[in-house]
Context: one part of a larger RNA
């Protein structure tokens, strides 16, 4: 290099943006690769093939073939390619629209706890049963009023946004992206993507706030043979902000991105057109559930592919050692990436 493969058997990078690289629409032109053709050279021997001379063979003479190149020159125009002129898909404006989509201030209402006061009295909590644990210094119930932090109950859903983590009261400003429909305006501008740059739950780290609730660690009761647990009192880190840093997850659809063909059926949700205004019909996005072909070891998958092609990236190559040692490179650290043998089965 060629081959084979990555949902569940070992394989899709967490995810997106974009340099080099790769790949690239439809028509006419050229003719550089490219392909056929003509000459022209491509020594001779030798190898081949054939005929022929030494009694034969080796060997020796003839004659072809071959000598897959080169150089010139004719032609083709399908593919690569290249100038140019032209159409479109796209991309951009204008129109209308749907969203918990992003960052910032305001705000509400209900519940949990504290706190002040009134009423009132002996129990309250809690669990399989109990104890710790609170309470006659008045608890718990109740009533009022206050503070203070967090999550937004119903609606709410197989629903909706968003690249992906992910996003929920109600309200204001800033702001990114999709979706149709008509017309305009550009015209191949496009697709992928190694390094790289950015986004990236949760826990976890630094500085400075904050701190109801919940709760690792801790302590205590309790089970229990023991119980460093599972059950219950309590209870700090944390959770939550503001700013920097880590940069991993079953980061899951265990299915990279984009593009183009491929029988139907039913719900959802957002647009558009048409009338005969319907629980109508016809056409775009999206999401969800059944299934034909087909693919699949099965099991499923089935226009949202795992079908049938086509471009380009990662990545896989028996189990275990081991995603481990050692070296880089990042980090403030835990720690994270890169990433091995040697043994043994």
């Nucleotide at each position: 290099c060629u081959g084979g493969g990555c949902a569940u058997g070992c394989u899709c990078g967490g995810c997106a943006c974009a340099c080099a690289g790769g790949c690239c629409g439809u028509u006419g032109c050229c003719c550089c690769g490219u392909a056929g053709g003509g000459u022209g050279u491509g020594a001779a021997a030798g190898c081949c093939c054939c005929a022929g001379g030494c009694u034969u063979a080796a060997c020796c003479u003839g004659g072809g073939a071959a000598u897959u190149g080169c150089a010139u020159u004719c032609u083709a125009a399908a593919c690569u390619g290249g100038a140019c002129a032209a159409c479109u898909c796209g991309u951009u404006a204008c129109u209308u629209u749907a969203g918990g989509g992003a960052g910032g201030g305001g705000u509400a209402g209900a519940a949990u706890u504290c706190c002040a006061c009134g009423u009132g009295u002996a129990g309250c909590g809690g669990u399989g049963a109990a104890a710790u644990g609170c309470g006659u210094a008045g608890a718990g119930a109740u009533g009022u009023g206050g503070a203070g932090g967090a999550a937004u109950a119903c609606c709410g859903a197989a629903g909706g946004c968003g690249a992906a983590g992910g996003c929920a009261g109600c309200u204001c400003c800033u702001u990114g992206g999709g979706a149709a429909u008509g017309u305009a305006c550009u015209g191949a501008c496009g697709c992928u993507c190694a390094u790289g740059u950015g986004c990236g739950a949760a826990a976890g780290c630094g500085u400075g706030g904050g701190g109801a609730g919940c709760a690792a660690a801790c302590a205590g009761g309790a089970u229990u043979a023991g119980a460093u647990a599972c059950c219950c009192u309590g209870g700090u880190a944390g959770u939550c902000c503001a700013c920097g840093c880590u940069g991993u997850a079953a980061a899951c659809g265990a299915u990279g991105u984009u593009g183009a063909u491929u029988u139907g059926g039913g719900g959802a949700u957002u647009g558009g057109g048409u009338c005969u205004u319907g629980a109508a019909c016809c056409u775009g996005g999206u999401g969800c559930c059944c299934g034909u072909a087909g693919c699949u070891a099965a099991c499923g998958u089935g226009a949202u592919a795992a079908a049938u092609c086509a471009a380009c990236c990662g990545c896989c190559u028996g189990g275990g050692g081991a995603g481990u040692a050692c070296g880089g490179c990042c980090g403030c650290a835990a720690g994270g990436u890169u990433a091995a043998a040697a043994c043994u089965c």

Small-subunit ribosomal RNA, central domain from an uncultured bacterium, 345 nucleotides, folded computationally.
The coordinates come from a structure-prediction model, not an experiment, and the mean pLDDT is 88.